Context: one part of a larger RNA
RNA sequence: AUUGAACGCUGGCGGCAUGCCUUACACAUGCAAGUCGAACGGCAGCACGGGGGCAACCCUGGUGGCGAGUGGCGAACGGGUGAGUAAUGCAUCGGAACGUGCCCAGUAGUGGGGGAUAACCCGGCGAAAGCCGGGCUAAUACCGCAUACGACCUAUGGGUGAAAGCGGGGGACCGUAAGGCCUCGCGCUAUUGGAGCGGCCGAUGUCUGAUUAGCUAGUUGGCGGGGUAAAAGCCCACCAAGGCGACGAUCAGUAGCUGGUCUGAGAGGACGACCAGCCACACUGGGACUGAGACACGGCCCAGACUCCUACGGGAGGCAGCAGUGGGGAAUUUUGGACAAUGGGCGCAAGCCUGAUCCAGCCAUGCCGCGUGCGGGAAGAAGGCCUUCGGGUUGUAAACCGCUUUUGGCAGGAACGAAACGGCGCGAGCCAAUACCUCGCGCUAAUGACGGUACCUGCAGAAUAAGCACCGGCUAACUACGUGCCAGCAGCCGCGGUAAUACGUAGGGUGCAAGCGUUAAUC
Numbered sequence: 001a002u003u004g005a006a007c008g009c010u011g012g013c014g015g016c017a018u019g020c021c022u023u024a025c026a027c028a029u030g031c032a033a034g035u036c037g038a039a040c041g042g043c044a045g046c047a048c049g050g051g052g053g054c055a056a057c058c059c060u061g062g063u064g065g066c067g068a069g070u071g072g073c074g075a076a077c078g079g080g081u082g083a084g085u086a087a088u089g090c091a092u093c094g095g096a097a098c099g100u101g102c103c104c105a106g107u108a109g110u111g112g113g114g115g116a117u118a119a120c121c122c123g124g125c126g127a128a129a130g131c132c133g134g135g136c137u138a139a140u141a142c143c144g145c146a147u148a149c150g151a152c153c154u155a156u157g158g159g160u161g162a163a164a165g166c167g168g169g170g171g172a173c174c175g176u177a178a179g180g181c182c183u184c185g186c187g188c189u190a191u192u193g194g195a196g197c198g199g200c201c202g203a204u205g206u207c208u209g210a211u212u213a214g215c216u217a218g219u220u221g222g223c224g225g226g227g228u229a230a231a232a233g234c235c236c237a238c239c240a241a242g243g244c245g246a247c248g249a250u251c252a253g254u255a256g257c258u259g260g261u262c263u264g265a266g267a268g269g270a271c272g273a274c275c276a277g278c279c280a281c282a283c284u285g286g287g288a289c290u291g292a293g294a295c296a297c298g299g300c301c302c303a304g305a306c307u308c309c310u311a312c313g314g315g316a317g318g319c320a321g322c323a324g325u326g327g328g329g330a331a332u333u334u335u336g337g338a339c340a341a342u343g344g345g346c347g348c349a350a351g352c353c354u355g356a357u358c359c360a361g362c363c364a365u366g367c368c369g370c371g372u373g374c375g376g377g378a379a380g381a382a383g384g385c386c387u388u389c390g391g392g393u394u395g396u397a398a399a400c401c402g403c404u405u406u407u408g409g410c411a412g413g414a415a416c417g418a419a420a421c422g423g424c425g426c427g428a429g430c431c432a433a434u435a436c437c438u439c440g441c442g443c444u445a446a447u448g449a450c451g452g453u454a455c456c457u458g459c460a461g462a463a464u465a466a467g468c469a470c471c472g473g474c475u476a477a478c479u480a481c482g483u484g485c486c487a488g489c490a491g492c493c494g495c496g497g498u499a500a501u502a503c504g505u506a507g508g509g510u511g512c513a514a515g516c517g518u519u520a521a522u523c
Stems, first nucleotide, its partner, number of pairs: 001522003005519005012370006019362001020328001025326003029323003034073003039070002042066002046064003049060004080281003089206007098198003103194008111145001113143002120135006151160003165186006173180002207253003214244003219241004224236003256278004260271004283304005306317004334360001336359003342356001343354004373403004383394004409459005417450001422444008467512005472493003478507005488495002
């Protein structure tokens, strides 16, 4: 000088940060990932409309909408933790044999069919979790057929493989109508390129121990095969006998790595909380499924430990998400508010969800700022302390006089963060179209958790606000009394055995100050 600190004494306010470093110990409860009706069949509940009924009410998917269900996208992000890992990691610099949903640009398409299945109804089993059988039905769910610019396989020919619709608007024509048809938007299929992201390989660097000196059989290389999105002993059969190592292999211990942080003039040393990047993990161990992406924190299966329910047959669970509880510990916060902003998911949108986030709460834990008054006031009150008894000191300190009102209190006003989206008008693009849709410009309504907060104004009144450590030397600051090698102090030297500036108290002083000391730790 510093700290994610703790402890003791003390404590006025504000701003900004930080806050389980220990048991990767166990967890009650609530919330933390949904969304789309413009993919679909439908209608459990609500509201509206219609019908019936004197009424209670009943019927009706017709409308808004929508529980459960099919389907799509998301759930692989965001959030947490640091157990493991000394290299399958990280940092930096390179590389070639790869993948890529959503996004951007380009090219070519989007024709015609089929069979099912949930929901629902009926029946059954079970304490429950749940499950089984029969029947009906839809799709952007599933499966053939057609076509194939390009793509893939083959290499002379040739062969293989795709798709899905939904919504808005509309003049003529067709149609009883729905609609056809046209057009726009969102989709879908194939493929090329891009962006961003990811997988893989190499080099260099990356703690301690030699009281660890040898290690290695898929081991090192080759041929052939398998496998992957992709190179490779990644895996397998065969062949060869290699490969690593005192420039420290192997083994053991410790440890997430980095940007950085602290210190230091620097070189260096120590560290890796918060913030950011990467990695690893998700009760412990193993495994795959789905998918563009996982071997998947709030998914599945198996085994194990633990907890819970049970009708004893069988089931359920995983806070190292946000709060919170027990435990451990010197020690670390609220079972708060809001999606207003930023961002994310879904959706044409309106919007919904979001313990990400933004805020608020708690703690002097840290940093920073402010205040606890200002001016005058005696050769100097009283009291305290000391005294050579003359006095000295506390001390302009107080009283007293004048002034101010930060902070706090009361009263009034009151934000920025919020303009996008929306509406209207104009213009442009698209188009058969003055529709719709998209874009631009102008005008304009609404939307704030924080919060009646910040901030501003006014009112009264010095009013509401100072402690802690130290005073032998190092080291700024001295006397008196008590004690008498006792009681005690102490970072080192050392003090204390009858005048102790070193113990205890008091007066005085010194240093810091809403803090001050101590302990721990680093340089």